[in-house]
Context: one part of a larger RNA
RNA sequence: UGACGGGGGCCCGCACAAGCGGUGGAGCAUGUGGUUUAAUUCGAUGCAACGCGAAGAACCUUACCCGGGCUCAAACCGGGGGGAAAAGCAGCCGAAAGGCUGUGUGCUUUCGGGCGUCCCUCGGAGGUGCUGCAUGGCUGUCGUCAGCUCGUGUCGUGAGAUGUUGGGUUAAGUCCCGCAACGAGCGCAACCCUUGUCUUUAGUUACCAGCGCGUCAUGGCGGGGACUCUAGAGAGACUGCCCUCGCAAGGGGGAGGAAGGUGGGGAUGACGUCAAGUCCUCAUGGCCCUUACGUCCGGGGCUACACACGUGCUACAAUGGCCGGUACAACGAGUCGCGAGACCGUGAGGUGGAGCUAACCUCUAAUAGCCGGCCCCAGUUCGGAUUGGAGUCUGCAAUUUGACUCCAUGAAGUCGGAAUCGCUAGUAAUCCCGUAUCAGCUACGACGGGGUGAAUACGUUCCCGGGCCUUGUACA
Numbered sequence: 001u002g003a004c005g006g007g008g009g010c011c012c013g014c015a016c017a018a019g020c021g022g023u024g025g026a027g028c029a030u031g032u033g034g035u036u037u038a039a040u041u042c043g044a045u046g047c048a049a050c051g052c053g054a055a056g057a058a059c060c061u062u063a064c065c066c067g068g069g070c071u072c073a074a075a076c077c078g079g080g081g082g083g084a085a086a087a088g089c090a091g092c093c094g095a096a097a098g099g100c101u102g103u104g105u106g107c108u109u110u111c112g113g114g115c116g117u118c119c120c121u122c123g124g125a126g127g128u129g130c131u132g133c134a135u136g137g138c139u140g141u142c143g144u145c146a147g148c149u150c151g152u153g154u155c156g157u158g159a160g161a162u163g164u165u166g167g168g169u170u171a172a173g174u175c176c177c178g179c180a181a182c183g184a185g186c187g188c189a190a191c192c193c194u195u196g197u198c199u200u201u202a203g204u205u206a207c208c209a210g211c212g213c214g215u216c217a218u219g220g221c222g223g224g225g226a227c228u229c230u231a232g233a234g235a236g237a238c239u240g241c242c243c244u245c246g247c248a249a250g251g252g253g254g255a256g257g258a259a260g261g262u263g264g265g266g267a268u269g270a271c272g273u274c275a276a277g278u279c280c281u282c283a284u285g286g287c288c289c290u291u292a293c294g295u296c297c298g299g300g301g302c303u304a305c306a307c308a309c310g311u312g313c314u315a316c317a318a319u320g321g322c323c324g325g326u327a328c329a330a331c332g333a334g335u336c337g338c339g340a341g342a343c344c345g346u347g348a349g350g351u352g353g354a355g356c357u358a359a360c361c362u363c364u365a366a367u368a369g370c371c372g373g374c375c376c377c378a379g380u381u382c383g384g385a386u387u388g389g390a391g392u393c394u395g396c397a398a399u400u401u402g403a404c405u406c407c408a409u410g411a412a413g414u415c416g417g418a419a420u421c422g423c424u425a426g427u428a429a430u431c432c433c434g435u436a437u438c439a440g441c442u443a444c445g446a447c448g449g450g451g452u453g454a455a456u457a458c459g460u461u462c463c464c465g466g467g468c469c470u471u472g473u474a475c476a
Base pairs, nucleotide, nucleotide: 001476002475003473004472005471007470008469009468010467011466012465013464015460016459019423020422021421022420023419026314027313028312029311030310031309032308033307034305035304042053043052064300065299066298067297068296069295070294076124077123078122079121080120081119082118088103089102090101091100092099093098106115107114108113126289127288129287130286131285135283136282137278138277139276140274142272147186148185149184150183151182152181153162154161155160166177167176168175192266193265194264195263197235198234199233200232201231202230203229207224208223211222212221213220238260241254242253243252244251245250316416320375321374322373323372324371325370326369332363333362334361337356338355342351343350344349382413387408388407389406390405391404392403393402429452430451431450432449433448434447435446
């Protein structure tokens, strides 16, 4: 100087407390351990691995296993040599890959050759093989915590100290005052995006107040530029104003205002820590393989199943289930696509193809909600697992191993032990919708969008994590 303490002081955080909803019990989905297996490819392992890499494992993917092939090789570059085009077509073996046989023969030229292709040969190749403890890059974490340092000066023999400590204040090393310090840098904040209010510009594919036309009806039409909206430019919030406390910084209250003291949300992650993670994104040192640890193909596996754990979904019901009627969104996506109206089918879906490269057309029905009816507390009109049968769609192909539909079947489950998680407001809870990946899908996942919309916070003694000062130490 640090680190540590079941030392002290001050302070903060959904850290506790106060609340609301869960997990732990059930069934299923998914990941992991374990076991099994010819293989169940590999990595990730306290927080910070376990719906993680994987935003799509039937083939492919695929790295694993079994079997069948190839060896300058599946692809590419360069040097030398050789012949003929290579291709294509046909036949045979084969699961395919591949192999064998037959046939077949270029384009161009200044006639030297050139282009393309094949064969031989040489040099490069190829490796998801090992080492993340040789590395780059990227990432997680402490932590969006308020810290981490430097120059000069001063103090100390020195390691170092001071500044950065102290008194206040703040979300903040934020600012003020003081001070052997005076300044500065990386962080904080602001600048960026989005959302909330208004003005203005513009007015189609969006809008429709007033005027007119038309319709069973609809901005359908003329028209309008008001409103909504779209998307560009601006305004707006600064403790600016008032009261009060304070030396100040600032705090408390109030006015005006759409918004008030960082308005809400996002992006943004200092010096560093964990030899944290990744050699299987990529790059790369070293080591290793080279008729194989390379490469092609068929099939299988990654989907196994006495069990254990994590993360979720659906429930156990009446604030509910079922049936009928009836409203109100936003984000998005679409030409190898989205696919309307119509018709067929109980349905998944099919036939068909209008319109749309989209504020135009389509996906698109929003669901909870509201109105009416049935159920009457039961393993039920709760719950939907499992199983049987019949189908639909995608795809070369759904047996291992796809999703969905219909009929039948109707399991466990009556609110969950010890323990444990999330959340402070448009949040939790609850309800649907969209997208990426993608032929299809294991999505109940992930990432977004909107609808309805709470309760509680006395307080900081305690648990956990962190910051500053101080103290002890046989630790570095």